[in-house]
Background:
Predicted 3D model of a 263-nucleotide RNA (Bacterial large signal recognition particle RNA) from a Dehalococcoidales bacterium. Lineage of the source: Bacteria > Bacillati > Chloroflexota > Dehalococcoidia > Dehalococcoidales. The RNAcentral record of the sequence draws on ENA. The prediction has a mean pLDDT of 76.
RNA sequence: UUGUGCUAGACGGGGAACUAGCGGUGCCCUGUACCUGCAAUCCGCUCUAGCAGGGUUGAUUUCUCGCUGGAGAUCCUUUACCUGUGGGACUGUUUGGGUUAAGCGGCGUUGAAGGCUGGGUCCUGCGCGGCAGAGCGCUAUGAACCCCGCGAGGUCCGAGAGGAAGCAACGGUAAAUAGUAGUAUCUGGGUGCCGCAGGAAUACCUGGCCCGAGCUGGCUGGCUCGGACAAGCUACGGGGCGGGAACGAGAGUGAGGGCACAG
Numbered sequence: 001u002u003g004u005g006c007u008a009g010a011c012g013g014g015g016a017a018c019u020a021g022c023g024g025u026g027c028c029c030u031g032u033a034c035c036u037g038c039a040a041u042c043c044g045c046u047c048u049a050g051c052a053g054g055g056u057u058g059a060u061u062u063c064u065c066g067c068u069g070g071a072g073a074u075c076c077u078u079u080a081c082c083u084g085u086g087g088g089a090c091u092g093u094u095u096g097g098g099u100u101a102a103g104c105g106g107c108g109u110u111g112a113a114g115g116c117u118g119g120g121u122c123c124u125g126c127g128c129g130g131c132a133g134a135g136c137g138c139u140a141u142g143a144a145c146c147c148c149g150c151g152a153g154g155u156c157c158g159a160g161a162g163g164a165a166g167c168a169a170c171g172g173u174a175a176a177u178a179g180u181a182g183u184a185u186c187u188g189g190g191u192g193c194c195g196c197a198g199g200a201a202u203a204c205c206u207g208g209c210c211c212g213a214g215c216u217g218g219c220u221g222g223c224u225c226g227g228a229c230a231a232g233c234u235a236c237g238g239g240g241c242g243g244g245a246a247c248g249a250g251a252g253u254g255a256g257g258g259c260a261c262a263g
Base pairs, nucleotide, nucleotide: 001263002262003261004260005259006258009057010056011055012030013029014028015027020046021045022044023043024042034054035053036052037051038050063256064255065254066253067252068251072247074245075244076243077242079240081239082238083237084236085235086234087233091230092229093228094227095226096225097224098223099222100221102220103219104218105216106215107214114210115209116208117207118206119205120204121203122199123198124197125196126195127194128192129191131188132187133186134185135183136182137180138179139178140177141176147172148171149170155164156163157162
């Protein structure tokens, strides 16, 4: 110096949390860096710190240590910043109810408010009328025969005179059907500017009489009770700017870097 074979080692790392401590599963960041089993009411180990089994690579730019470096996330704090939720009082805008009657308006001596009285709208009963239906009456139709009258023809009895039953047609009638301007009947109603009587009780309308100056609450205003919206204040939470603390991957750089055999 070349080749071969071993071994050490490597086959991700970090943060928070958990833990006496270490690591793992789970969460987060970085990043691509073997497989199987166990494992958050945890699993395994003991400063040599996952355990058990298997696989690849293997002394190296890949391994170890130091330094630089800084992705990233964790904690603390400040803040004139942004944002979410809640809260009582205040301010502003707007809106609803009650009350008052200061102003305006409206009505009012062609009579306010109030009082007396009558009537209507309301309910019940009776009556009358009307509507609808049923019944009755009237008209019409309506029985081949088992309804009536009459009874051609024909049939039967008789010697005859005459008599008998009786189909069709005709005329009526029963059940039934249809119509109806009719009616001493019955039934019904969300029937009627109808009549009589009784009731109801203040809501409205209306007539008469008494009395003699207010009534109203539409608008503005006063008082009061609420509602909604907005900003500020306050409490809690989240985020951002700034500062601090500890950790820290990839990357860069320096040093170290085993054994055996053969040429």